[in-house]
RNA sequence: GGGCCGGUAGCUCAGUUGAUAGAGCGCGUCGUUCGCAACGACGAGGUCAGGGGUUUGAUCCCCCUCCGGUCCA
Numbered sequence: 001g002g003g004c005c006g007g008u009a010g011c012u013c014a015g016u017u018g019a020u021a022g023a024g025c026g027c028g029u030c031g032u033u034c035g036c037a038a039c040g041a042c043g044a045g046g047u048c049a050g051g052g053g054u055u056u057g058a059u060c061c062c063c064c065u066c067c068g069g070u071c072c073a
Stems, first nucleotide, its partner, number of pairs: 001072007010025004019056001027043005049065005
């Protein structure tokens, strides 16, 4: 330098005919307990890496850039 795969909640990851984005763990509150852990209920938490384009409408399709992984040179 080029090819391919990936970037979504604090962490690990889902998310196909394009239509208001989810799970587990973690965090907070409450219940249970003498207390802790465990368990149960509820809740907070997202510029979907950044920019542009297509579209009535984009996490999803197209282009560029950045970051990570891998392969080739």
This is a predicted structure of a 73-nucleotide RNA (transfer RNA) from an uncultured Opitutaceae bacterium. Its Rfam family is "tRNA". From the family's description: Transfer RNA (tRNA) molecules are approximately 80 nucleotides in length.